RNAcentral holds the sequence, with entries from Rfam. A computed fold for a 123-nucleotide RNA from Flavobacterium pygoscelis, annotated as SAM riboswitch aptamer (S box leader). Lineage of the source: Bacteria > Pseudomonadati > Bacteroidota > Flavobacteriales > Flavobacterium.
[in-house]
RNA sequence: AUGUUAUAAAGAAAGGCAGAGGGAUUAGACCCGAUGAAGCCUUAGCAACCCUUCGAUUUAUCGGAGAAGGUGCUGCAUUCUACCUUGAACUGAAUUUGUUUCAGUUGCUAGGAAAGAUAACAC
Numbered sequence: 001a002u003g004u005u006a007u008a009a010a011g012a013a014a015g016g017c018a019g020a021g022g023g024a025u026u027a028g029a030c031c032c033g034a035u036g037a038a039g040c041c042u043u044a045g046c047a048a049c050c051c052u053u054c055g056a057u058u059u060a061u062c063g064g065a066g067a068a069g070g071u072g073c074u075g076c077a078u079u080c081u082a083c084c085u086u087g088a089a090c091u092g093a094a095u096u097u098g099u100u101u102c103a104g105u106u107g108c109u110a111g112g113a114a115a116g117a118u119a120a121c122a123c
Stems, first nucleotide, its partner, number of pairs: 002122006013043005021032003026082004044074003049070002051066006078115001083112003087108001088106007
């Protein structure tokens, strides 16, 4: 780097160096930033993927507990939207006049996908 599986509205910041950007990418929106962005370092913390342990059982999963170690994380929902489907509202057209059919729109609803992130495993 590639593939598979799983997870995500919860949770957790101080100091030092640094000095203008940052919130992955593209577009739009909205934010953060000289009361100091990114990045690096130190310390602290969160969580519980790997891990340790106990129990259950359909033997591969489920549930409880733990946190020494390996990662990860510590503004905003993965900051939001974008693609598909459902619904709603509105607009227009058609019409057999049936609150029917079709088309479109959206600071709207719900679900999903894609992409990215992290972990574990495989190669």